[in-house]
RNA sequence: GGGCUCGUGGUCUAGUUGGUUAUGACACCGCCUUCACACGGCGGAGGUCAUGCGUUCGAAUCGCAUCGAGCCCA
Numbered sequence: 001g002g003g004c005u006c007g008u009g010g011u012c013u014a015g016u017u018g019g020u021u022a023u024g025a026c027a028c029c030g031c032c033u034u035c036a037c038a039c040g041g042c043g044g045a046g047g048u049c050a051u052g053c054g055u056u057c058g059a060a061u062c063g064c065a066u067c068g069a070g071c072c073c074a
Stems, first nucleotide, its partner, number of pairs: 001073007010026003019057001028044005050066005
């Protein structure tokens, strides 16, 4: 330098024709339970879907560019 894959709460992750409020687990906070802790139950907070532009009535999802990570080739 070229090619391929990937980027979604603090961490990991689902999102199978583009369709209204983006899923779950762990962690965190509160309540219940206990003499107390753990486990368990209920609830809550937490997301610029890497960034920008474009396509579309509508984009996490499609296109282009950029940034970052990994792999391969030279």
Predicted 3D model of a 74-nucleotide RNA (transfer RNA) from a Candidatus Methanophagales archaeon. It matches the Rfam family "tRNA". By type it is a transfer RNA.